[in-house]
This is a predicted structure of a 110-nucleotide RNA (SAM riboswitch aptamer (S box leader)) from Fictibacillus enclensis. Its Rfam family is "SAM riboswitch aptamer (S box leader)". Rfam describes the family as follows. The SAM riboswitch is found upstream of a number of genes which code for proteins involved in methionine or cysteine biosynthesis in Gram-positive bacteria.
RNA sequence: AGCUUAUCCAGAGCGGUGGAGGGAAAGGCCCGAUGAAACCCGGCAACCUUCAGGCAGAUUGUCUGAAAAGGUGCCAAGUCCUUCAAAGGUACAACUUUGAGCGAUAAGAG
Repeated sequence: AGCUUAUCCAGAGCGGUGGAGGGAAAGGCCCGAUGAAACCCGGCAACCUUCAGGCAGAUUGUCUGAAAAGGUGCCAAGUCCUUCAAAGGUACAACUUUGAGCGAUAAGAG
């Protein structure tokens, strides 16, 4: 890198350093010197984890609750919106819904 499974409408600073970029791609639309990225601190969440209990059953699976020391992750906007398909809608559009895809994160197998 690819594969499998799960999740993606919630949450998270008026801090320090830093100095112009950033929001995956494209098209939009935005954020940014009233300071972008990045780093540090701080925080959020609870996938892995730990603990307690229930159920199945066989040594594991699953459900509920709690914790947050450890492994990750995350901290503008729904994954910021759309990209493909179907349905609805319209004079044509606009627009709406659903699914898929793309992407992100975690865990796992090879």